[in-house]
RNA sequence: GCGGGUGUAGCCAAGUGGAAAGGCAACGGCUUCCCAAGCCGUCAUUCGCGGGUUCGAAUCCCGUCACCCGCU
Numbered sequence: 001g002c003g004g005g006u007g008u009a010g011c012c013a014a015g016u017g018g019a020a021a022g023g024c025a026a027c028g029g030c031u032u033c034c035c036a037a038g039c040c041g042u043c044a045u046u047c048g049c050g051g052g053u054u055c056g057a058a059u060c061c062c063g064u065c066a067c068c069c070g071c072u
Base pairs, nucleotide, nucleotide: 001071002070003069004068005067006066007065010024011023012022018055026042027041028040029039030038048064049063050062051061052060
């Protein structure tokens, strides 16, 4: 330099056009003498970033950044 893959919450992770599931953690509450466990609730106005397409984009297109794999 060329090609491919991945990027979504503190962590893991689903979602492939109608606006973001779930688990862990965290915080608040219930319960308990206390702790743990259990139960209830809260937690993503930049889905890496910037543009474009569309009535509507995490999703499609272009560019770009980071990481991983392969080729040279």
Predicted 3D model of a 72-nucleotide RNA (transfer RNA) from a Coriobacteriales bacterium. Its mean pLDDT, the model's own confidence on a scale to 100, is 81. Lineage of the source: Bacteria > Bacillati > Actinomycetota > Coriobacteriia > Coriobacteriales. Rfam family: tRNA. Rfam describes the family as follows. Transfer RNA (tRNA) molecules are approximately 80 nucleotides in length. The sequence was found in a public genome assembly.